A computed fold for a 178-nucleotide RNA from Gordonia mangrovi, annotated as c-di-AMP riboswitch aptamer (ydaO/yuaA leader). Its Rfam family is "c-di-AMP riboswitch aptamer (ydaO/yuaA leader)". Its family is annotated with cyclic-di-AMP binding and regulation of gene expression in the Gene Ontology. The organism belongs to Gordonia, within Bacteria.
């Protein structure tokens, strides 16, 4: 001296995910503030929907499931290539003839990838906003079931990154401070 990595302060993102009490303290509780659901009338919509198992004479109920649906959430939709699984269609092998099966070919939902795209984010004292850069456009839950919604009910408050002169750039306007 240069790169990785871990720790612990500080200082910043994202997201509702913060703050402050209290107690039998390394856990448990409680309010405040924010954030979600579920629920009338009025509006509004007009359908009633898969599979398996298991009780019951039936109606119907119990239980698992994800293809119908719904939720949080910005995370929607398109185009292409590829081809794994699965479902449909066509021909061909087979065979007395169907049917199993086995190749081929086209459709289609998922999964992978690429390119875009509704839409979302951040550019450091707060907001609003223009230019100008730098991202993200995902997961996941209910479980056949719920529009909207006053009173009223019932949760959540994790989890993930990043930084030491930096596009932590630049303008204008509010406001705040002095």
């Nucleotide at each position: 001296g240069a790169u990785u990595g871990g720790u612990c302060a500080c200082c910043g993102c994202u997201c509702a995910a913060u703050c402050g009490c209290c107690c039998u303290c390394u856990g448990g509780g409680c309010g405040a503030a924010c954030c979600g659901g579920g629920g009338a009338a009025c509006c509004a919509u007009c359908a009633g929907u898969u599979u398996c198992g298991g009780a019951g004479c039936g109606a119907u109920c119990c239980g698992a499931a994800u293809u119908g649906g719904g939720g949080u959430g910005a995370a929607u939709c398109g185009c292409g290539c590829a081809u794994g699984c699965c479902c449909g269609g066509c021909g061909a092998c087979g065979u007395u003839g169907u049917g199993u099966g086995u190749c081929g070919u086209c459709g289609g939902u998922c999964c992978g990838c690429g390119c875009g795209u509704a839409g979302g984010g951040c550019c450091a004292g707060u907001c609003u906003u223009c230019c100008g850069g730098c991202c993200c456009g995902a997961a996941u839950c209910c479980g056949a079931c719920a529009g909207c919604u006053a009173a009223c009910c019932c949760g959540g408050u994790c989890g993930g990154c990043g930084g030491u002169c930096g596009a932590a750039g630049g303008g204008a306007g509010a406001g705040c401070a002095a």